[in-house]
Molecule: small-subunit ribosomal RNA
Organism: metagenome
RNA sequence: AGAGUUUGAUUCUGGCUCAGAACGAACGCUGGCAGCAUGGAUUAGGCAUGCAAGUCGAACGAGAUUCCUUAAGUUCAAUUCUUCGGAAAAGAACUUUUGGAUGAGAGUGGCGAAAGGGUGAGUAAUAUACGAACAAUCUGCCUCCGAGUUUGGGGUAACCCUGCGAAAGCGGAGCUAAUACCGGAUGUGGUCACUUGUCGCAUGGUGAGUGAUUAAAGGUGGGGACCUUCGGGCCUGCCGCUAGGAGAGGAGUUCGUACGCCAUCAGCUUGUUGGCGGGGUAACGGCCCACCAAGGCUUACGGCUAGCUGGUCUGAGAGGAUGGUCAGCCACACUGGGACUGAGACACUGCCCAGACUCCUACGGGAGGCUGCAGUCGAGGAUCUUUUGCAAUGCGCGAAAGCGUGACAAAGCGAUGCUGCGUGGAGGAUGACGGCCUUCGGGUUGUAAACUCCUGUCAUCCGGGGUAAAUUGCCUGUUAUUAAUACUAGCAGGACUUGAUAGUACCGGAAGAGGAAGCCACGGCUAACUCUGUGCCAGCAGCCGCGGUAAUACAGAGGUGGCGAGCGUUGUUCGGAUUUACUGGGCGUAAAGGGUGCGUAGGUGGUUUCGUGUGUCGGGUGUGAAAGCCCACCGCUCAACGGUGGAAUUGCAUCCGAAACUGCGGAACUUGAGUGCAGGAGAGGAGAGCGGAAUUCUUGGUGUAGCGGUGAAAUGCGUUGAUAUCAAGAAGAACACCGGUGGCGAAGGCGGCUCUCUGGAAUGCUACUGACACUGAGGCACGAAAGCUGGGGGAGCAAACAGGUUUAGAUACCCUGGUAGUCCCAGCUGUAAACGGUGUGAACUUGGUGUGGGGGGUAUUGACCCCCCCCGUGCCGGAGCUAACGCGUUAAGUUCACCGCCUGGGGAGUACGGCCGCAAGGUUAAAACUCAAAGAAAUUGACGGGGGCCCGCACAAGCGGAGGAGCAUGUGGCUUAAUUCGAUGCAACGCGAAGAACCUUACCAGGGCUUGACAUGUAACUGCUCAUCCUGCGAAAGCAGGACUCUUUCGAAGGUGUUACACAGGUGCUGCAUGGCUGUCGUCAGUUCGUGCCGUGAGGUGUUGGGUUAAGUCCCGCAACGAACGCAACCCUUGUGUUUAGUUGCCACCGGUAGUUUACUACCGAGCACUCUAGACAGACUGCCCGUACAAGCGGGAGGAAGGUGGGGAUGACGUCAAGUCAGUAUGGCCCUUACGCCCUGGGCUGCACACGUGCUACAAUGGCCGGUACAAAGGGAAGCAAUACCGCGAGGUGGAGCAAAUCCUCAGAACCGGCCCCAGUUCGGAUUGGAGUCUGAAACUCGACUCCAUGAAGUUGGAUUCGCUAGUAACGGCGUAUCAGCUACGACGCCGUGAAUACGUUCCCGGGCCUUGUACACACCGCCCGUCACAUCAUGAAAGCCGUCUGCACCCGAAGUCGCUGAACCAACCUGCAAAGGAGGGAGGCGCCGAAGGUGUGGGUGGUGAUU
Repeated sequence: AGAGUUUGAUUCUGGCUCAGAACGAACGCUGGCAGCAUGGAUUAGGCAUGCAAGUCGAACGAGAUUCCUUAAGUUCAAUUCUUCGGAAAAGAACUUUUGGAUGAGAGUGGCGAAAGGGUGAGUAAUAUACGAACAAUCUGCCUCCGAGUUUGGGGUAACCCUGCGAAAGCGGAGCUAAUACCGGAUGUGGUCACUUGUCGCAUGGUGAGUGAUUAAAGGUGGGGACCUUCGGGCCUGCCGCUAGGAGAGGAGUUCGUACGCCAUCAGCUUGUUGGCGGGGUAACGGCCCACCAAGGCUUACGGCUAGCUGGUCUGAGAGGAUGGUCAGCCACACUGGGACUGAGACACUGCCCAGACUCCUACGGGAGGCUGCAGUCGAGGAUCUUUUGCAAUGCGCGAAAGCGUGACAAAGCGAUGCUGCGUGGAGGAUGACGGCCUUCGGGUUGUAAACUCCUGUCAUCCGGGGUAAAUUGCCUGUUAUUAAUACUAGCAGGACUUGAUAGUACCGGAAGAGGAAGCCACGGCUAACUCUGUGCCAGCAGCCGCGGUAAUACAGAGGUGGCGAGCGUUGUUCGGAUUUACUGGGCGUAAAGGGUGCGUAGGUGGUUUCGUGUGUCGGGUGUGAAAGCCCACCGCUCAACGGUGGAAUUGCAUCCGAAACUGCGGAACUUGAGUGCAGGAGAGGAGAGCGGAAUUCUUGGUGUAGCGGUGAAAUGCGUUGAUAUCAAGAAGAACACCGGUGGCGAAGGCGGCUCUCUGGAAUGCUACUGACACUGAGGCACGAAAGCUGGGGGAGCAAACAGGUUUAGAUACCCUGGUAGUCCCAGCUGUAAACGGUGUGAACUUGGUGUGGGGGGUAUUGACCCCCCCCGUGCCGGAGCUAACGCGUUAAGUUCACCGCCUGGGGAGUACGGCCGCAAGGUUAAAACUCAAAGAAAUUGACGGGGGCCCGCACAAGCGGAGGAGCAUGUGGCUUAAUUCGAUGCAACGCGAAGAACCUUACCAGGGCUUGACAUGUAACUGCUCAUCCUGCGAAAGCAGGACUCUUUCGAAGGUGUUACACAGGUGCUGCAUGGCUGUCGUCAGUUCGUGCCGUGAGGUGUUGGGUUAAGUCCCGCAACGAACGCAACCCUUGUGUUUAGUUGCCACCGGUAGUUUACUACCGAGCACUCUAGACAGACUGCCCGUACAAGCGGGAGGAAGGUGGGGAUGACGUCAAGUCAGUAUGGCCCUUACGCCCUGGGCUGCACACGUGCUACAAUGGCCGGUACAAAGGGAAGCAAUACCGCGAGGUGGAGCAAAUCCUCAGAACCGGCCCCAGUUCGGAUUGGAGUCUGAAACUCGACUCCAUGAAGUUGGAUUCGCUAGUAACGGCGUAUCAGCUACGACGCCGUGAAUACGUUCCCGGGCCUUGUACACACCGCCCGUCACAUCAUGAAAGCCGUCUGCACCCGAAGUCGCUGAACCAACCUGCAAAGGAGGGAGGCGCCGAAGGUGUGGGUGGUGAUU
């Protein structure tokens, strides 16, 4: 950085798609280790269980338990004494008791519980971000400052007694404490009022003085004097408490800017906007209330979606998308409402009420809230452990030790991501085996493996082993405090002690290559290719597209490429996409200029000067949190990761400065714009009047049979008199000629003449105003035709309609009629290819040539002509622009200002909604779904019932045929066991087939063979099984049996055979896998190349043009110059001559012989003159002449056998038709292998209702029959051609001379001469049938040819249509040959004989060539393509309605609770009082306002569904 995809190819426009990066991902296959991160995105769905907020005994009372202790009692008892009865007794256990220690559990009280943690439902602004403000505010704990801490009182939990209840819990009686509660004192201060100073920013702020009012609580250490009721006072330290001031941090409120989409949401609002006065709050405020005024907002109001930001991803950037983890803010805590407490909440693990849900219940009532950490169910494509620890960091409480902490620190799980490491290294060729491919030679996998020598990361085992730990407490010393060496605090030192992670990181040792590689792709884009299978199937596919028998695209395999513990796929975002264009696009024809003007808001705006400082520019200050990005350095072995510092944070606010430009204010100017004056031009507009021509109608006259209409007709009109013609009259509409890419108008549009009214533009003059201008969203006006409403009018024309014609049809074109309408008035509609497909205005930029209007100059008597200026309107062209076409001073060039519009095609200018309209409809204007294109310009072809030029037996002019008949032959169809196969418009059909009775033969039936009918090779066997002959069976093939039996001395060497294996064989398939050959366009004149030039390019030029030719043949011209394949010529044949050569050819002349009357004939010799044969050569070249032409050439002529290619043949360019042929042969692939191969017999290819093609014979007199007489060429001949002769009516037979051929044989018929027939189904015609034969052949039944006799069909010249032929041609006539035993040959290929007619010409039919034009065709007109209908499926609209959801309004009910009023229940503290009681104050309760949920009614939005359409 681009690429693929529209086309036959090209350029452009334009969409779709790909390559990149990223992710809180998911899925598929696979999976070794470590570090660091990260992990419920869906149901803000429901939750079992455990834990997540406590702490303080140095605030307080009480105190279980345990221990010590005092005393008593009971029991036991070592030991001592003993009168032996007993006594004493340390000590032990238990019970009670005194004092003390301990201090569980609970309570009063304090602080905390408003933090930390979670989530993103709501919220489009009471949110958030940035910047400002509070002179309109509050603030517990913390820090600092100064002041105080006095004196009293009455209760109440716990506890004890007791009642109710299942429980939760609730009540009654009694006792008690405080740093709990309530009074009094004091007042540094605070608050309020007044006086006063000062300051500011409007309200006000801040000081000084006076008056009124206003506070507290103690706890715990230590201590020398002094006092004491022995408790302490007192002194002192610390912690607390009270009222203030200041700070820090926190909170509240306000302002500005920014921050989604929809206008198919355009108007919204009544506490609404403001004021006065109150209430309320920490505080301002309609925050709330009463009264007054009528305001306020406008991207408002409404709807949909959404937590916001730092940042993150992407991008060159500008932007776009996004907001998970981390950090800041906000909101929420089952749903809705509410307050209480408090410094702070309207409070996640507090309270009250209502609702839904779950649980307990004794049915009376209760309990609960994981969007804390784990975990569970559900839903989902999808997201973890019911772990360890308070060791660290932090937080709460505490004086502290400490306690608590699912915050946090850690571990676990998941390849979810990023990063690092490994799965080994070196050597090793017989290039092993195996796999795959193969042209069978080999190649590749591949140094890869094996093998040899090494290494030791990670994992495994053994051993050692951190940092994170710093404290606190204790001891000693010192400093401060103090009266003090107590105490306490700080500092220094010392010993002891604290680790969840974890015996982990790390280090050392041991052993051994041992435990560790996959995934995707391989047609192009896009790196990487072959085989097999499959056969539009199975499948692939991001786009283009692959697959229908040789798939690098499907599936598998081998190989290769890419990445690698991952790899692919899917989803999403940005990019590429300059494809919304600020950077950075467009609108003549690709999507796109509004139908036109006037004009509001807005945007933009001429020249000079002064001021200001809005924009603008420069500098300073504050802020822009941290983290992140970037840079530098550093720490983990490296990296990821982390630490420190810097830069950046493009912004906002504020201060200072500058004054060119812009804005604003003032003053001036005239060139923009406008006004004035003058004479002209014009289908500009409106109204009124007038005119002639034409048409139709009416009346009258003349007049008679048609008129009219068409390609041709008919309908129609006309003898009741049309058309035609003359005269008169009526009516309506339109205005010929002039008339012109002439004029006017903003556009639509405007055309006879006159008058009236009226708009605008141009030219000339330069007097006036002094920027008054340009554009123009909305708005207003105008706006062809058609259409609509009402009223007139209606000649002609003419939708609809009727009739006629055409046509397959003809709801059309053509004709005859004809109504709305067209015309006028009044109103509506508001659209057109309303087009220059080109918005308006201004400026600038070479020219030429017309035309309309005005003016000027020279000249003229005056004008014209000529020259110049301005305005309008055309054409051609330069630069430039454009994809090209084209535009080109009237720009689509170069710029400025403003408006409108576009963003792939279809759906669709459609649906729904709104607005307008009487309606028709207009305007605004989507989506679902669907395609990979749709499109513009140009290029080459092809095509056209487009044009021009030209050619051809193409037509025409002629001659003869086909199509009708019979027969032959081929084809289709039908039939069949089989009728083998192929050829199918021209270019298949007398074609392959130059010979189907068997064979051929490929088909069918039946019978047989299996290494085979045929080839090669190997192995084994055999010695004759082979061959030949014979016999049997048999239709034959064959099978079975028998006989005979090779060379050689031997060997089984060869041959033959058998068996087995490779293989043979296949007319089986594919001519759309092929070679070769062939047909056809077409013997048409075309098809290309090199270099150059033109074009962005495909391409063009050359090859076009003017002539000419049979010809791209030749000439001339030309950005072309040359060249190649074709044309022509060279080749063969024929036509003339010369020459050479004369046998088998020839016989003129000469000689001889024979016949015979001369003539003549035959033969021989001689000869080569002629004919002929077959070699060489000559000849023809527009060479000569005339005319014409620039030339090429053309026309005519001479000479010549032949004249303009002399006639004929061979020769077939680039290519087209996937033309034909696998059945001529060859050949890839596939298929069959006791058969799809091979052999045999018989049958079939010959089958017959029918249709077609090609021929033969005829229909007769230019003929038929009979008789007679001539003249060819080219061929063939040995299993052959066959003469003379004889036989037969004949086919033919007998016989055999001659001939391997210029020698012999085979050989004409029309024609000509004479005769008969006399126009008929015949003396025409010969089919068919009967009979008898001949020939070939083993064999003529199916199924041969020929002969003879008899028979004697159709047919009397052929419809539509169609074929051949231009001269030795057509036509007619015969002859020959190949194939072949014979023949279906009337076919094919050749040969000669006789021998015409016609061509004016190129309009038309067919085919072709060149140029040009149109094209939406390129498989190329046999193209492309439109609509209906039928069936199936999908998406969407409408629809009587029905069902959800959200919401407005009105009303009802009204919980909790604040507030207000009341308060005769009740009440310890204060006052009065001896007391009782009263007062002050409080207060249950009651009432009221508001008020959630709920209810009723009525609207609106939105979604779903709905027969039918």